[in-house]
RNA sequence: GCGGGUAUAGUUUAGUGGUAAAAUGAGACUUUCCCAAGGUCUAGUUGUGGGUUCGAUUCCCACUACCCGCU
Numbered sequence: 001g002c003g004g005g006u007a008u009a010g011u012u013u014a015g016u017g018g019u020a021a022a023a024u025g026a027g028a029c030u031u032u033c034c035c036a037a038g039g040u041c042u043a044g045u046u047g048u049g050g051g052u053u054c055g056a057u058u059c060c061c062a063c064u065a066c067c068c069g070c071u
Base pairs, nucleotide, nucleotide: 001070002069003068004067005066006065007064010024011023012022013021018054026042027041028040029039030038047063048062049061050060051059
């Protein structure tokens, strides 16, 4: 230099053109003599910028970061 892939909650991962989900973690309450475990509730997320569309996390393009291959 060329090609390909990935980017979603603090963490690990689903997901789909129509209100974004689970586990774990965090906080509050409950339970208990205390701790742990359990139960209920709450907050938290689509890498950045454009385009298409009534509507984009999803489709397209560029950029950024990382990974793989070729040279």